[in-house]
Molecule: c-di-AMP riboswitch aptamer (ydaO/yuaA leader)
Organism: Bacillota bacterium
RNA sequence: GAUACGAGAACUCCUAAUUGCUUUAUGUCUAGCGGGGGACCCAUUUUUUGGGGUGAAUCUUGUGAAAACAAGAAGGGCAACUUGGGUGUCCUAACCCGACAGCUAACCUCGCAGGAGUGCACCAAGCGUAUGC
Numbered sequence: 001g002a003u004a005c006g007a008g009a010a011c012u013c014c015u016a017a018u019u020g021c022u023u024u025a026u027g028u029c030u031a032g033c034g035g036g037g038g039a040c041c042c043a044u045u046u047u048u049u050g051g052g053g054u055g056a057a058u059c060u061u062g063u064g065a066a067a068a069c070a071a072g073a074a075g076g077g078c079a080a081c082u083u084g085g086g087u088g089u090c091c092u093a094a095c096c097c098g099a100c101a102g103c104u105a106a107c108c109u110c111g112c113a114g115g116a117g118u119g120c121a122c123c124a125a126g127c128g129u130a131u132g133c
Stems, first nucleotide, its partner, number of pairs: 002131005011117004018031001020029001032112006042102001048099001050100001051097004058073006074092006081126005086120001
């Protein structure tokens, strides 16, 4: 430098939500990932118009008595090597704290659940495996 492959259910996807030791189980611990509280400095000056947290899940307009529905903007996921682009498609919830919290070193503290199922073999760059030179 060339060619081929990177198509799969003990696998994959959303998510922080996985690993290991021990145990009959449980509890505890461990590594890893994730969240909250919490100084100086800095920032904010704005507290029923309550305020705040996890999360992509917020905002605007219209119809409607309301519930809700529709559209748009913004945000997020997937299409099985990675990244970017294009295309397609889907989601835009739910829960919690309880009068209260900006950032925040030390420090303190919490979570590791639940749910789902694969016909873009599109373009570019890169990576890996194999073949043979």